[in-house]
Context: one part of a larger RNA
């Protein structure tokens, strides 16, 4: 000096990003127990109060008297709790080997496929999960407990659904061209050419799809802008314009979303960039990429309080290992 233990005056959080470590709490019995609740919860909330041993009574539970020590759950073991507040209901599920969540799952919710050789996976097939199942049943998507609720847009893309029109392949069509030549013609090298072959090929018939027309947003998405305007300013219920497919409704809002910002106010503090409560100017919430509540639960995140302490003021000192120093 390191490690790991044990004390400890006074103060108790002033440590420190942060009470992190440590300390406290701790068992069993009786009393007592708050908001809030989904009436089960919260609870072991919180907060007290007794606990040994002898001797009598009594079935016993216990009741009555006495003894002892600092200490009687007499060692080990064995809950500290309380307020508020995000987040996620809840138990559960995870990054074997830096992350345990607010992430994932999850019961319910909804949309959408599939009528059964089912959809839809798996396999080249046979065949096989789905199912020895049948829509209260299976797959696939998104929400995500429970409560109150879930607005406006279908222009654009997707999906459904119409089929009168436009376009559209192969194919079928074959109008019309061409190549070859038996003959014919004629200034022997040209021209003309039946008929069979063969090669091109217009018109016309040709699905679906696309165009069209209609529906769908718990589909993929989206959900304004500039001026003015009240008898003090200020603001703007009003009015005007422009442009959209429609201009963000409930609720919520300096938020796990807010740049400006330490925004204002208000609590708490002696002092609060954090925290709760308000406000609305939402740089850039907002409704199943759910919206806002919400009891319980949380090794979950964030504020505060008690109790408790070597975290600290500030360090001694002890034990036991090592370093180390003699041999």
């Nucleotide at each position: 000096g390191c490690g790991u233990c044990g004390u400890c005056a006074a103060g108790g959080a002033a440590c420190u990003c942060g009470g992190c470590a440590a300390a406290a709490u701790g068992g069993c019995c009786c009393c007592g127990u708050a908001a809030c609740u989904u009436a089960g919860g919260g609870a072991g909330a919180a907060g007290g109060g007794g606990c040994g041993c002898c001797c009598g009574c009594g079935a016993a539970g216990g009741c009555g008297g006495g003894c002892c020590g600092c200490a009687g759950a007499g060692a080990a073991g064995g809950g500290g709790u309380c307020c508020a507040a995000g987040c996620a209901a809840c138990u559960g599920u995870u990054u074997a080997g830096c992350a345990a969540a607010a992430a994932c799952a999850c019961a319910g919710g909804u949309c959408u496929a599939u009528g059964c050789g089912a959809a839809g996976c798996c396999g080249c097939a046979a065949g096989g999960c789905g199912a020895g199942g049948u829509a209260u049943a299976u797959g696939g998507g998104c929400u995500g407990a429970c409560g109150c609720c879930u607005g406006c847009c279908c222009g654009g893309u997707g999906c459904c659904g119409g089929a009168a029109g436009g376009u559209u392949a192969a194919g079928g069509g074959g109008g019309g061209g061409g190549c070859u030549u038996a003959g014919c013609g004629c200034u022997u090298g040209c021209g003309c050419g039946a008929g069979g072959g063969c090669c091109c090929g217009a018109a016309c018939c040709g699905a679906a799809g696309c165009c069209c027309c209609g529906g769908u947003a718990a589909a993929c998405g989206g959900c304004g802008g500039c001026c003015g305007u009240a008898a003090c300013u200020a603001u703007a219920a009003c009015g005007g314009u422009c442009c959209u497919a429609a201009g963000g409704u409930a609720g919520c809002g300096a938020a796990a979303u807010u740049c400006c910002u330490u925004g204002u106010c208000g609590g708490g503090u002696a002092a609060g960039u954090u925290c709760c409560g308000a406000c609305c100017c939402g740089c850039a919430c907002g409704a199943a990429g759910g919206g806002c509540g919400u009891a319980a639960u949380g090794a979950u995140u964030u504020g505060g309080a008690c109790g408790c302490u070597g975290u600290c003021u500030c360090g001694a000192c002890g034990a036991c290992g090592c370093a180390c120093c003699c041999g």